Predicted 3D model of a 341-nucleotide part of an RNA (small-subunit ribosomal RNA, central domain) from an uncultured bacterium. Its Rfam family is "Bacterial small subunit ribosomal RNA". Rfam links the family to the GO terms ribosome and structural constituent of ribosome. The prediction has a mean pLDDT of 87.

Context: one part of a larger RNA
RNA sequence: CUGGGCGUAAAGGGUUCGCAGGCGGCAAUGCAAGUCAGAUGUAAAAGGCAAAGGCUCAACCUUUGUAAGCAUCUGAAACUGUAUAGCUUGAGAAGUGUAGAGGCAAGUGGAAUUUUUAGUGUAGCGGUGAAAUGCGUAGAUAUUAAAAAGAAUACCGGUGGCGAAGGCGACUUGCUGGGCACAAUCUGACGCCGAGGAACGAAAGCGUGGGGAGCAAACAGGAUUAGAUACCCUGGUAGUCCACGCCGUAAACGAUGAGUACUAGGUGUCGGUAUAAAUCGGUGCCGCAGUUAACACAAUAAGCACUCCGCCUGGGGAGUACGUGCGCAAGCAUGAAACUC
Numbered sequence: 001c002u003g004g005g006c007g008u009a010a011a012g013g014g015u016u017c018g019c020a021g022g023c024g025g026c027a028a029u030g031c032a033a034g035u036c037a038g039a040u041g042u043a044a045a046a047g048g049c050a051a052a053g054g055c056u057c058a059a060c061c062u063u064u065g066u067a068a069g070c071a072u073c074u075g076a077a078a079c080u081g082u083a084u085a086g087c088u089u090g091a092g093a094a095g096u097g098u099a100g101a102g103g104c105a106a107g108u109g110g111a112a113u114u115u116u117u118a119g120u121g122u123a124g125c126g127g128u129g130a131a132a133u134g135c136g137u138a139g140a141u142a143u144u145a146a147a148a149a150g151a152a153u154a155c156c157g158g159u160g161g162c163g164a165a166g167g168c169g170a171c172u173u174g175c176u177g178g179g180c181a182c183a184a185u186c187u188g189a190c191g192c193c194g195a196g197g198a199a200c201g202a203a204a205g206c207g208u209g210g211g212g213a214g215c216a217a218a219c220a221g222g223a224u225u226a227g228a229u230a231c232c233c234u235g236g237u238a239g240u241c242c243a244c245g246c247c248g249u250a251a252a253c254g255a256u257g258a259g260u261a262c263u264a265g266g267u268g269u270c271g272g273u274a275u276a277a278a279u280c281g282g283u284g285c286c287g288c289a290g291u292u293a294a295c296a297c298a299a300u301a302a303g304c305a306c307u308c309c310g311c312c313u314g315g316g317g318a319g320u321a322c323g324u325g326c327g328c329a330a331g332c333a334u335g336a337a338a339c340u341c
Base pairs, nucleotide, nucleotide: 003313004312005311006310007295008294012309014200015199016198017197021193022192023191025087026086028084029083030082031081033080034079035076036075037074038073039072040071041070042069048066049065050064051063052062053061054060090190091187092186093185095182096181097180098179102176103175104174105173106172107171108170109153113149114148115147116146117145118144119143120142124135125134161168162167205246206245207244208243209242210241214240215239219235220234221233222232257308258307259306260305262303265286266285267284268283269282270281271280272279273278290297291296314341315340316339323334324333325332326331
């Protein structure tokens, strides 16, 4: 030291897969490593603890008793472990259905916007709180027809759906991942978590090559104002889009890690089986017990327990310095101290 915690006070890793490792269902037999019991040896003395005694008491001193641990031997077999042979409830596989913006690729459509061409037509248009910059007699705005381009997919649309998370929304086709239900054919614990590790990971940003309608950092102009490096207006470049490669971060949030079991109900909704009741899997609201500092949570727990991982330990200094790793860079990851309150 072996403590207490992590929705909002400090604290859940952005997410998943997974090596090592930790933990692990029901029942049988053996072994005896862990475990338990007994015996022997050792455990120097002093010291500690307990009892009794001696200095008038105490400190102090004396006597007696006492310890885990380690080694050897003998035994027990419930639990853990291990070996053998089993089981089917956990897990998985095969089967039959089924919902879905799950992913990737190719193709197609309509509305809108902008531009171009042509027609009609004439003096304004646009914009604002009000204006001006801007556009327009070289014919704009408006309107009709045609063409082109890029981006996004109105309505349906829903605390609706799908996905591990990030995220995913027109339609068609192809390829493809996962889920759920039913029934109970097969395997027979094959499971859970997971330090390191690997993969995925919004937006912005970076590299190379395309693309560029609209929007729009930067920038320019007009306003506003005391000023206006802003808010408002007119323009406008990166970027936003595509392909390939990087980056690896977010209030990556449910600010709530994953798994399993248990613990009143009520009421919506989505998908199954049944089609009466009910039941399984998601997704919401209300609510009891219980929990909570309160707010609130309440079978989708923040209740009651177990297993495994991550993290916290007063504020500032500081997510900084230094070192190391990664990156083209931007930077990211890891991550102090002095000092100060």